About this RNA
This is a predicted structure of a 349-nucleotide part of an RNA (small-subunit ribosomal RNA, central domain) from a metagenome. Its Rfam family is "Bacterial small subunit ribosomal RNA". Gene Ontology terms of the family: structural constituent of ribosome and ribosome.
[in-house]
Context: one part of a larger RNA
RNA sequence: CUGGGUGUAAAGGGAGCGUAGACGGCAGCGCAAGUCUGAAGUGAAAGCCCGGGGCUCAACCCCGGAAUGGCUUUGGAAACUGUGCAGCUAGAGUACCGGAGGGGUAAGCGGAAUUCCUAGUGUAGCGGUGAAAUGCGUAGAUAUUAGGAGGAACACCAGUGGCGAAGGCGGCUUACUGGACGGUAACUGACGUUGAGGCUCGAAGGCGUGGGGAGCAAACAGGGUUAGAUACCCUGGUAGUCCACGCGGUAAACGAUGAAUGCUAGGUGUUGGUGAGCAAAGCUCAUCGGUGCCGCCGCAAACGCAUUAAGCAUUCCACCUGGGGAGUACGUUCGCAAGAAUGAAACUC
Numbered sequence: 001c002u003g004g005g006u007g008u009a010a011a012g013g014g015a016g017c018g019u020a021g022a023c024g025g026c027a028g029c030g031c032a033a034g035u036c037u038g039a040a041g042u043g044a045a046a047g048c049c050c051g052g053g054g055c056u057c058a059a060c061c062c063c064g065g066a067a068u069g070g071c072u073u074u075g076g077a078a079a080c081u082g083u084g085c086a087g088c089u090a091g092a093g094u095a096c097c098g099g100a101g102g103g104g105u106a107a108g109c110g111g112a113a114u115u116c117c118u119a120g121u122g123u124a125g126c127g128g129u130g131a132a133a134u135g136c137g138u139a140g141a142u143a144u145u146a147g148g149a150g151g152a153a154c155a156c157c158a159g160u161g162g163c164g165a166a167g168g169c170g171g172c173u174u175a176c177u178g179g180a181c182g183g184u185a186a187c188u189g190a191c192g193u194u195g196a197g198g199c200u201c202g203a204a205g206g207c208g209u210g211g212g213g214a215g216c217a218a219a220c221a222g223g224g225u226u227a228g229a230u231a232c233c234c235u236g237g238u239a240g241u242c243c244a245c246g247c248g249g250u251a252a253a254c255g256a257u258g259a260a261u262g263c264u265a266g267g268u269g270u271u272g273g274u275g276a277g278c279a280a281a282g283c284u285c286a287u288c289g290g291u292g293c294c295g296c297c298g299c300a301a302a303c304g305c306a307u308u309a310a311g312c313a314u315u316c317c318a319c320c321u322g323g324g325g326a327g328u329a330c331g332u333u334c335g336c337a338a339g340a341a342u343g344a345a346a347c348u349c
Base pairs, nucleotide, nucleotide: 003321004320005319006318007303008302012317014201015200016199017198021194022193023192025088026087028085029084030083031082033081034080035077036076037075038074039073040072041071042070049065050064051063052062053061054060091191092188093187094186095184096183097182098181103177104176105175106174107173108172109171110154115149116148117147118146119145120144121143125136126135162169163168206247207246208245209244210243211242215241216240220236221235222234223233258316259315260314261313262312263311266294267293268292269291270290271289272288273287274286275285276284277283278282298305299304322349323348324347331342332341333340334339
């Protein structure tokens, strides 16, 4: 390289948009680049292979045949691929109507709770633990009542429920705004799928500048435990957590399962629509889109998957190829840094 693979054995890129490329619906007419076919030329000889023959055999030699990836020229075919023209509507998109939603951004508002401050009541403890101690408290704490300040998060509703490409999104209101879904079938007429590079987004932690700081809490300090205890437990506590702008770009970024399309028994929940029937709050049936469980065929090493496939097929991308060394070294790119990305070998088993 080929082949075989990628849920858990090595292996799906964290996610999207999209360039080149690859692949691409139905039917018509043309062209003939690919394709198929006829002919001609060329593909030196020797050699290899096959059949004969000559040296006593063989090696060796001679004759004939075959073979020779292919290439060139020319005549034809038009199913398929390609291409040109003119069409179609089943893919895709637009329009209109309708409802669902923690989708996003910004502004405003609300109550519970913690902490702190002030004032009142009140007195000796509080707090904490397995037990304690550090700590707080007669300069009046804890408890309780009233008032105030400030920050952060939004109990119940809440649900293998909803939305989003993923990360993720949950108090209420308003403004702006993205997407999906159902119905109608009016419009466009293959406009599609995937996507190397590229661009954008990307939890937590981290970094820069400026704010903010209630609670929590790396580091740190003290107490305890212990043989020790740089821990687990306790009392404190700074970065950080929050906001604005910028950087960083990683996660068990997981469904450990790339995207798209078609096909292949059912049953039962739930969620968003639509249609029909029943006189109806409601129930039943049908259907489209999601989200779960169970279960045939089939698949699988097994576990299990099973119309939300890990089944049967097609297209495109990414990735794997024994363990360690190692996601290391070197080089390069990016970054303020931390580091990220790319990514070996010697050696060894």